[in-house]
Context: one part of a larger RNA
C1' cells in the first nucleotide's frame, strides 16, 4: 500500500448494485413457512329455475426425506480427487405382454357413555383406486431342471388418465478403494469383535455388519494410540511470484433439528414444522392428568462493541397436488431500515480589484484568507410541483393476467435555489505562525514533546490530505 459480514468518534444530500446475528447450538408471547385432489370413495349441509351448483370433516392417494435453516459435532472414506464392484431406485421416458372371479372389514354417521381438557370406550351400519382370496402365467424369482411359487383398480365421458408384470433409459441413492486434508512427542506404544478363518444371520447390497467356533493375529517414529482444535471444497484477500493467511455472501458436498436414544411408515427418513421413550426447562388444570419444541420468515428478552420490518405480492422464476380450472408456497419476486460496501451524481457556471468589511499578522511599510465575497449575467443535474407514462406477460387463439409502482423513463415550470465535512501541519511524513500554558495541563505509532521565547501541550489564523465521508480500533497478506 492493499484488505474486512467489522465496530467506535465527528459528520452526512441522492441514486444503483450489493450487503446486514460472526457473542448465548442461550430463553421465546404472537402469526405465517406443506399442502392439494369431489375426475378413487361413502357420507354431513347449504342454495335450486329441480337440470344441477357449491361447502364441510372423514377413508384413499401423491406430497411432505424437496425446497428453507444452521455449522454444534466430525480429524472421518467427513470433504477433494481418480477409480471399483456385490446393489437400491417413486415420479418421467422406451420396448412388450396383461387388466378374470369372488369376498371379509373399517372409519365417516347413529346411539350409549368417561374426562375440567387433552382425549377416549362400547355398539350398530357403509363405500372405494383400501384389504383379503382364488383364476391366469411372462422374457420374472426359486430349482434336486421334473417342477414350484408370485399381478392388477378403476375413474372420466367419448376420449383420455390410470393399474399389474418384465425388460432397458435417464437421473439420482447406497458401498468399496488409491493418493491428498491442522497443531502437540513435554502423547510412545495402542487393539480381544480387536485381525483373520469356518458356518449361520443379517441387509438393497459387499463386509465382524452381527452371533458361534477355530487361529492369534492387526496398528505403530513413513508418528499409531491420546489430547487440543476444526465442518471440507468451488473459491475469497495480499503477493511480482512462490507463498502466507481466510472458509461472510452466492454454488457443490457433509452434519445436526432442546438434550440423550430407538425404531414406524415409505421408493427413499431414523424423518427441523410425524411417531415413541427418558432429560432438563416452559405453560395449562377441576390436581386426577395433559401441552410444547424459531438452528423456517418475521419480532421479543437476554448475553454483546454490534447486526434490519411482527412489510407487500404469487405478477414473475421455481417447487407440491390436480384431467384441468385452480390451490398452497415467508422458495422466490420485491418494497423498508442501516454511508456497512462498491460504483455513479450533486452542493452552481462564467466574469468580477478601490484587492471592500472582518478576521490573522506585521520589522507598522505592508503582508494572508483572496476573485474569495459583495455584484452583474448564465445554467437546472439535484431538488419541489404539475402533465405523460414503460419493458419485466409467456402461456395454442381471441380475451385476461403487475406484488414492485403512477416506479423507471419522458415533458413543462421555479428558482443558485435543498446539500461540508473529518483528520493532520518536530522527524519519519505532504502542510507553520501567533497567543496561551511553565514537566503544569497535556500530546504520543516509533524517536520523543512540555521545567517562560513550545512549528510536538491548548486556542485562533493559515496551509496540507481526503472528500459524503473523514478518523481510531481490531484482525490477514
Nucleotide at each position: 500500500g492493499g484488505g474486512u459480514g467489522a465496530a467506535c468518534g465527528c459528520u452526512g444530500g441522492c441514486g444503483g448494485c450489493g450487503u446486514g446475528g460472526a457473542u448465548a447450538g442461550g430463553g421465546c408471547a404472537u402469526g405465517c413457512a406443506a399442502g392439494u385432489c369431489g375426475a378413487a370413495c361413502g357420507g354431513g349441509g347449504u342454495c335450486u329455475u329441480c337440470g344441477g351448483a357449491c361447502c364441510c370433516a372423514g377413508u384413499g392417494g401423491c406430497a411432505a426425506a424437496c425446497g428453507a435453516g444452521g455449522u454444534a459435532g466430525u480429524a472421518a472414506c467427513a470433504g477433494g480427487u481418480a477409480g471399483g464392484a456385490a446393489c437400491c431406485u417413486a415420479c418421467c421416458c422406451c420396448u412388450a405382454a396383461g387388466u378374470c372371479a369372488g369376498g371379509c372389514a373399517u372409519a365417516a354417521c347413529g346411539c350409549a357413555u368417561c374426562g375440567a381438557a387433552a382425549g377416549g370406550u362400547g355398539u350398530g351400519c357403509u363405500a372405494a383406486u383400501u384389504c383379503c382370496u382364488g383364476a391366469u402365467a411372462g422374457u420374472c424369482u426359486c430349482u434336486a431342471c421334473g417342477g414350484a411359487g408370485u399381478a392388477a383398480a378403476g375413474a372420466u365421458u367419448u376420449u383420455u388418465c390410470g393399474c399389474u408384470u418384465a425388460g432397458g433409459g435417464a437421473g439420482g441413492g447406497g458401498c468399496c478403494u488409491g493418493c491428498u486434508u491442522c497443531g502437540c512427542a513435554u502423547c510412545a506404544g495402542c487393539u480381544u469383535g480387536u485381525u483373520g478363518g469356518u458356518a449361520c444371520g443379517g441387509u438393497a447390497a459387499c463386509g465382524g455388519c452381527g452371533u458361534a467356533c477355530c487361529a492369534a493375529g492387526g496398528c505403530a517414529a513413513u508418528g499409531a494410540c491420546g489430547c487440543g482444535u476444526a465442518g471440507g471444497g468451488g473459491a475469497g484477500g495480499u503477493g511480482a511470484g512462490a507463498g502466507c493467511c481466510u472458509g461472510a455472501c452466492c454454488c457443490c458436498c457433509a452434519c445436526c433439528g432442546a438434550u440423550g436414544g430407538c425404531a414406524c411408515u415409505g421408493a427413499g427418513a431414523c424423518a427441523c414444522g410425524g411417531g415413541c421413550c427418558a432429560u432438563a426447562c416452559u405453560c395449562c388444570u377441576a390436581c386426577g392428568g395433559g401441552a410444547g419444541g424459531c438452528c423456517g420468515c418475521a419480532g421479543u428478552c437476554g448475553a454483546g462493541a454490534a447486526u434490519a420490518u411482527u412489510c407487500c405480492g404469487c405478477a414473475a422464476u421455481g417447487g407440491g397436488c390436480g384431467a384441468a380450472a385452480g390451490c398452497c408456497u415467508g422458495a422466490c419476486g420485491g418494497a423498508g431500515c442501516g454511508a456497512c460496501g462498491c460504483c455513479g451524481c450533486g452542493u452552481g457556471g462564467u466574469g468580477g480589484a478601490u484587492g471592500a468589511a472582518g478576521c490573522g499578522u506585521u520589522u507598522c511599510g505592508g503582508c494572508g484568507c483572496g476573485u474569495a465575497a459583495a455584484c452583474a449575467c448564465c445554467u437546472u443535474u439535484u431538488a419541489u410541483a404539475c402533465g405523460g407514462g414503460a419493458g419485466g406477460a409467456a402461456g395454442u387463439u381471441u380475451a385476461u393476467u403487475g406484488a414492485c409502482a403512477g416506479u423507471a423513463c419522458c415533458g413543462u415550470a421555479u428558482g443558485a435555489a435543498u446539500a461540508a465535512g473529518g483528520g493532520g501541519c518536530u522527524c519519519c511524513u505532504a502542510a507553520u505562525u501567533c497567543u496561551g500554558u511553565g514537566c503544569c495541563a497535556g500530546c504520543a505509532g516509533g524517536a520523543g514533546c512540555g521545567g517562560u521565547a513550545a512549528u510536538a501541550c491548548a486556542g485562533a489564523a493559515g496551509c496540507c490530505c481526503c472528500g459524503a465521508g473523514c478518523g481510531u480500533u481490531a484482525c490477514c497478506c